[in-house]
RNA sequence: GGAGUCGGCCAGACAGCCGCUGCGCGCAAGUGCAGAGGAAAGUCCGGGCUCCGCAGGGCAGGGUGCCAGGUAACGCCUGGGCGGCGCAAGCCGACGGAAAGUGCCACAGAAAACAUACCGCCGAAGUCCGAAAGGGCUGGUAAGGGUGAAAUGGUGCGGUAAGAGCGCACCGCGCGCCUGGCAACAGGAGCGGCACGGCAAACCCCACCCGGAGCAAGACCAAAUAGGGGAGCGAUAGUGCGGCCCGCACUGCUCCCGGGUAGGUUGCUUGAGGCGUUCGGUGACGGGCGUCCUAGAGGAAUGGCUGUCCACGACAGAACCCGGCUUACCGGCUGACUCCCGCA
Numbered sequence: 001g002g003a004g005u006c007g008g009c010c011a012g013a014c015a016g017c018c019g020c021u022g023c024g025c026g027c028a029a030g031u032g033c034a035g036a037g038g039a040a041a042g043u044c045c046g047g048g049c050u051c052c053g054c055a056g057g058g059c060a061g062g063g064u065g066c067c068a069g070g071u072a073a074c075g076c077c078u079g080g081g082c083g084g085c086g087c088a089a090g091c092c093g094a095c096g097g098a099a100a101g102u103g104c105c106a107c108a109g110a111a112a113a114c115a116u117a118c119c120g121c122c123g124a125a126g127u128c129c130g131a132a133a134g135g136g137c138u139g140g141u142a143a144g145g146g147u148g149a150a151a152u153g154g155u156g157c158g159g160u161a162a163g164a165g166c167g168c169a170c171c172g173c174g175c176g177c178c179u180g181g182c183a184a185c186a187g188g189a190g191c192g193g194c195a196c197g198g199c200a201a202a203c204c205c206c207a208c209c210c211g212g213a214g215c216a217a218g219a220c221c222a223a224a225u226a227g228g229g230g231a232g233c234g235a236u237a238g239u240g241c242g243g244c245c246c247g248c249a250c251u252g253c254u255c256c257c258g259g260g261u262a263g264g265u266u267g268c269u270u271g272a273g274g275c276g277u278u279c280g281g282u283g284a285c286g287g288g289c290g291u292c293c294u295a296g297a298g299g300a301a302u303g304g305c306u307g308u309c310c311a312c313g314a315c316a317g318a319a320c321c322c323g324g325c326u327u328a329c330c331g332g333c334u335g336a337c338u339c340c341c342g343c344a
C1' cells in the first nucleotide's frame, strides 16, 4: 500500500420567532423545566403486572432437542464439542434415537432393503456334443460397465477358474476396556471380518418445559331514565285468575340499600433502570460503592417559518412495561485481527 474478517458508535449542526403535550410556580396574565428510536417496526419467542381457573397425578395437545454455564425467563446469550466452508482472521449448522415398531424412497434401474443380476467375467465341479481344440447347458461370481440423490465398507497386496473380508496391512465401522475432561467428546491399546442403506422440519420413541385471557387487563367514584330489594305509612279499595269464597299477583306515598350505563379518576411510567468506578469470572454475567431521574397522550403532543454552515441528511415515529430475535436503513467515524505485496 492492497484485499478481507469481527465488534463499538453517530444518524445534519447552531441561532431567532411562533406553536403543541406534560409537570412545577402563580388569583390571573404569564413564567421555568422536560418532550421518540436504534430499530419506537414485525408481534415471532420469553417474563413482569392484572383478572379468571386450579388438591395431587395422569391423558390429550403444543414447544424445545450436542454439552456446560448465564438469566426473572426464553426458541436468547456466553464458552466448549462435533460436522461443513475459507490459505487465514472467521463464518454456518432443528446437531437426541433408524439393531421398539409402522411407513416412505419419484424417474431410471436386475435390484431401493430382501433378496437379487441387464451388459459382463469364469469354465474349477457335473453333464451333453466333439477325435481334439473348442462349444453348449446346469452352474460359479459381482472385479469392471450401466441406472440412480442413494447400490450391500474404501485403498493396496495376496489369493482364485474367475472372483469375493476369502486372507492380510492401513483407513472406516461396531463392542467393551484404559487415560484426559463436570460433560458433549477426544486419544490409546485390544477384540470382531463387517453383522447395521437413507428419511424422524414422516408417524413414533426418549428427555425436559408449558393453565387461559390480556391495559379495550383490571380497580375506584358515580348522574338522568328505566328496573330490582327492604322498612314504614295509607287503604281494606280496585284489577286479573271467565260466577262466588279462600288464596295468589299487580297498582299509591315516604325513606333506605345494592347492581349498573353515560361521564370522571386510576392502572401510567422509579425500573430485572441508566451512567461511572471497583471486585469476581476466559466470557455471557454477577456483587459492592457513587451518581442521575430521562415522553406518558386519550383524536393522542414532539411541528412550522427564517438565517448561517457542511460531507446536503437513510430507514422510520412511543400508547402497560421489560429481555431477546428478525426485518428496514443515505452516509460516516473508530478499535482489534487475518492474508498478500513492497521497502528498511
Base pairs, nucleotide, nucleotide: 001340002339003338004337005336006335007334008333009332010331012309013308014307015306016305017304018303020035021034022033023032024031025030037315041326042325044324045323046322047321048320049214050213051212052211061210062209063208064207065206066080067079068078069077070076081095082093083092084091085090096205097204101203102202103199104198105197118145119144120141121140122139125138126137127136128135129134153171154170155169156168157167158166172194173192174191175190177188178187179186180185218266219265220264221263228257229256230255231254232253233252237251238250239249240248241247273292274291275290276289277288278287279286280285310313